Model confidence (mean pLDDT): 76 of 100. Guanidine-I riboswitch aptamer from Ancylobacter rudongensis, 116 nucleotides, folded computationally. It was read from a public genome assembly, where an Rfam model found it.
[in-house]
RNA sequence: GGCAAAUGUCCCUAGGGUUCCGGUGCCGCGACGCUGCCGCGGCGCGCUGGUCCGAGAGGGGCAGCCGGGCACACCUGACAGGGCCCGGUCCACGGCGGGACAAAAGCCCGGGAGGC
Numbered sequence: 001g002g003c004a005a006a007u008g009u010c011c012c013u014a015g016g017g018u019u020c021c022g023g024u025g026c027c028g029c030g031a032c033g034c035u036g037c038c039g040c041g042g043c044g045c046g047c048u049g050g051u052c053c054g055a056g057a058g059g060g061g062c063a064g065c066c067g068g069g070c071a072c073a074c075c076u077g078a079c080a081g082g083g084c085c086c087g088g089u090c091c092a093c094g095g096c097g098g099g100a101c102a103a104a105a106g107c108c109c110g111g112g113a114g115g116c
Base pairs, nucleotide, nucleotide: 007063008062009061010060011059012058015053016052020050021049022047023045024044025043026042027041028040029039030038064089065088066087067086068085069084070083072081091111093114097109098108099107
């Protein structure tokens, strides 16, 4: 000083916040002699929750790709071909900052910068 590749997609999880639902606090109104409960409205609270977002370095499915096996078909022979089955698809420390949606994040920028 040192390039590229390291697949795509879906479901889920760790995690994440607060649009909506639910919960909860306060205030007002309704009914009442008063209070509480209840109903409605307003302003707050992420609050065990539902919806929602969600991993390159978490899990799984499917597809793709690679390798092998089996039978088929064809053939002088071999390659190419589609089918089924099995296996593989490794490794991977990581900001600050910025961006989206209501908002945040292990989301996206990003297997980036940087580090080893």